[in-house]
């Protein structure tokens, strides 16, 4: 000097996940159901099992639903599923805001439980959790801000 790790604190990310209250609660912010209208279906039907059977219960294969996380090819494998390699929808971040050129990522998980188009009133619910941009001076360009 430089590399790593770990604690503090302040600061930022991601996201709806924040602010107030002594606390209950409350303000915002976010989601789900639910009329006519509108779409849409075709005339009768609507998955498995159990049960004390015109209902209760329990699973998921139909079908929905938070979310960017959906799909396309190979390779293993047992042609499934799983795992892996690589791309494309699509989405974040590069420290005042936008837009862009360059650079880094992500491209999940999980929930309803046979059931749900949109949808005013009206009813219900979250506001966890995970992390540090090759430091916060990365190039243009437009616009604000504080400072001199």
């Nucleotide at each position: 000097a430089u590399u790593u790790c770990g604690u503090u604190a302040u600061c930022g990310c991601u996201u709806a996940a924040u602010c107030c209250u002594u606390a209950u609660g409350g303000a915002g912010c976010g989601g789900g159901g639910a009329a006519c209208c509108c779409a849409a279906u075709g005339u009768u039907g609507c998955g498995u099992g159990g049960c004390a059977c015109u209902g209760c219960c329990a699973c998921u294969u139909g079908g929905g639903g938070u979310g960017a996380a959906u799909c396309c090819u190979g390779a293993u494998u047992a042609u499934u599923a799983g795992u892996u390699a690589g791309g494309a929808a699509g989405g974040g971040c590069u420290a005042c805001u936008c837009u862009u050129u360059g650079g880094c990522c992500c491209g999940a998980a999980c929930c309803c439980g046979a059931c749900a188009g949109c949808u005013a009133a009206c009813c219900c619910c979250g506001c966890a959790g995970g992390c540090g941009u090759u430091c916060a001076u990365a190039g243009a360009g437009a616009g604000g801000a504080a400072g001199g």

Annotation: c-di-AMP riboswitch aptamer (ydaO/yuaA leader) from Peribacillus kribbensis DSM 17871, 148 nucleotides, folded computationally. It was read from a public genome assembly, where an Rfam model found it. It matches the Rfam family "c-di-AMP riboswitch aptamer (ydaO/yuaA leader)". Rfam describes the family as follows. This family represents a conserved RNA structure found upstream of the ydaO and yuaA genes in Bacillus subtilis and related genes in other bacteria. The ydaO/yuaA element is thought to act as a genetic 'off' switch for the ydaO and yuaA genes in its native state. It is believed that the element may be triggered during osmotic shock leading to activation of ydaO, a predicted amino acid transporter gene, and members of the yuaA-yubG operon which code for KtrA and KtrB K+ transporters.